[in-house]
The RNA shown here (Bacterial RNase P class A) has 400 nucleotides.
Its mean pLDDT, the model's own confidence on a scale to 100, is 79.
The model forms 94% of the base pairs in the Rfam consensus.
It matches the Rfam family "Bacterial RNase P class A". The family's RNA type in Rfam is ribozyme.
RNA sequence: GGAGUCGGGCGGACUGUCGCGGCUUUUGUGAGUCGAGGAAAGUCCGGGCUCCACAGGGCAAAACGCUGGAUAACGUCCAGGGGAAGUGAUUCCCGGCAAGUGCAACAGAAAGCAAACCGCCCCGCGGUCGCUUUGAACCGGAAGCAGAUGUUUCUGUUUCCGAUUUGAGGCAGCCGCGGGGUAAGGGUGAAAGGGUGGUGUAAGAGACCACCGGCUGGUUUGGUGACAAAUCAGGCCAGGUAUACCCCGUUUGGAGCAAGACCAAAUAGGAAAGCGUCAAGGUCGGCCCGGCCGAGCUUUCGGGUAGGUUGCUAGACGCGGCGGGUAACCGUCGUGCCAGAGGAAUGACAGUCGCCCCGGCAUCGGGGAACAGAACCCGGCUUACAGCCCGACUCCAUAA
Numbered sequence: 001g002g003a004g005u006c007g008g009g010c011g012g013a014c015u016g017u018c019g020c021g022g023c024u025u026u027u028g029u030g031a032g033u034c035g036a037g038g039a040a041a042g043u044c045c046g047g048g049c050u051c052c053a054c055a056g057g058g059c060a061a062a063a064c065g066c067u068g069g070a071u072a073a074c075g076u077c078c079a080g081g082g083g084a085a086g087u088g089a090u091u092c093c094c095g096g097c098a099a100g101u102g103c104a105a106c107a108g109a110a111a112g113c114a115a116a117c118c119g120c121c122c123c124g125c126g127g128u129c130g131c132u133u134u135g136a137a138c139c140g141g142a143a144g145c146a147g148a149u150g151u152u153u154c155u156g157u158u159u160c161c162g163a164u165u166u167g168a169g170g171c172a173g174c175c176g177c178g179g180g181g182u183a184a185g186g187g188u189g190a191a192a193g194g195g196u197g198g199u200g201u202a203a204g205a206g207a208c209c210a211c212c213g214g215c216u217g218g219u220u221u222g223g224u225g226a227c228a229a230a231u232c233a234g235g236c237c238a239g240g241u242a243u244a245c246c247c248c249g250u251u252u253g254g255a256g257c258a259a260g261a262c263c264a265a266a267u268a269g270g271a272a273a274g275c276g277u278c279a280a281g282g283u284c285g286g287c288c289c290g291g292c293c294g295a296g297c298u299u300u301c302g303g304g305u306a307g308g309u310u311g312c313u314a315g316a317c318g319c320g321g322c323g324g325g326u327a328a329c330c331g332u333c334g335u336g337c338c339a340g341a342g343g344a345a346u347g348a349c350a351g352u353c354g355c356c357c358c359g360g361c362a363u364c365g366g367g368g369a370a371c372a373g374a375a376c377c378c379g380g381c382u383u384a385c386a387g388c389c390c391g392a393c394u395c396c397a398u399a400a
Stems, first nucleotide, its partner, number of pairs: 001396010012353007020035006037371001041382002044380005049256004061252005066080005081094005095247002100245002102241002117186002119182010130171008139162010194212006213237002215234008260310004270301006281293004317336008355368005
């Protein structure tokens, strides 16, 4: 300098004017003070809090699943173990498919107590070529014997040699058909039931043997443990999938702040007491008389609706120091108060300074700035996010 892997942080700042919501204060106008986030989101886990249920046990269902620790708890976090990927920093995965049942496209002959397409091997039948053994026929040559004769020729016959044709048999090869063996080799596939070498075999094969790898079981050692190392035995060689049913283990009662608690109108209904058909009570503007209506009227209590109050925000809280711990985290001291509404507020404008982009030598000019937005609270996870900042580490190249 380049390429990367992790972790942490920011998410414009200040001022002025106006506006909105909560609280305090003021008789009032007003004043003071506070007012979104790292995710307030998804509502996916876990807890606090509240009400209901609950003798004990079981079934079902759901979630989770290496070990140790952290924690209020967790499916979260930290540290470790094993496996996979990567040169590496680092990242991802985690009970059991060697309990049972199921599932798997295409290709391929065959894909789950495997399979014979090519190849290899054996057997049978048929064909074909070569070599060889033997028999027969015919031709040629040589020799012997016999006969004829014109004395050198001819004929016949036997033996041997050679060639040709043909029959039968054997051996080896090739081709075709049929039967069988073979998983060494080829080809297909993500995957073809350990690997290498040898023995063996008709050819082959853990069929057997040596070494290597894996698995299962035992022992010893180290470790809290997951596990690791060493060693012995067994040819045991066992595909994938449990985010398929299932098996094993652990955990889980239900509903949620519209939880719940308190105060409590009007109307209707309930209970009790008193009064009332011997006329209470209502109405005729207040009272009396009178007229009319008239069987209910009054008071109290309890439940409870609207409404109000509460729950409600000081908390497993933030920041800093010190101590313990590899760490997650814990302890302690100091310090700070930081939205609390109704479904509704949390903003707008202007200026200055930052950041980014464009133009420009520069002063400067123009433009831009994400995801999103509380409602009982807290711990996590997941998802979204313009533009930046910081730290640690790895690999490559180069220089000293």